[in-house]
RNA sequence: GCGAUAUCCAGAAAGGUGGAGGGACGGGCCCUGUGAAACCUUGGCAACCUGCGGAAGCAAGGUGCCAAUUCCUGCCGCGAGUCCUCGCGGAGAGAUGAUGU
Numbered sequence: 001g002c003g004a005u006a007u008c009c010a011g012a013a014a015g016g017u018g019g020a021g022g023g024a025c026g027g028g029c030c031c032u033g034u035g036a037a038a039c040c041u042u043g044g045c046a047a048c049c050u051g052c053g054g055a056a057g058c059a060a061g062g063u064g065c066c067a068a069u070u071c072c073u074g075c076c077g078c079g080a081g082u083c084c085u086c087g088c089g090g091a092g093a094g095a096u097g098a099u100g101u
Stems, first nucleotide, its partner, number of pairs: 001101003005097004013042005021031003025074004043066003048062002050059003070093001075090006
């Protein structure tokens, strides 16, 4: 990188360096000099893998994560409403884990 699989309406930030971007992509809407990204330190959340256990569960070693539901949406279908929207279901895309190659 690719394949298959589970989950994605919960939860969790301070400091330092840095100095203009960031929220994957398009559209929207947001965040940001009251300091973006990135890096470092410390802290925290969670419990996929892991360890223990008969189980419930406990722990927290390996990942992951700490604005907004994956921020909303995009394609298809259904319903309400009536020209602008709203709701529901599914797909696709994306993220993360463990796994195969």
Molecule: SAM riboswitch aptamer (S box leader)
Organism: Geothrix sp.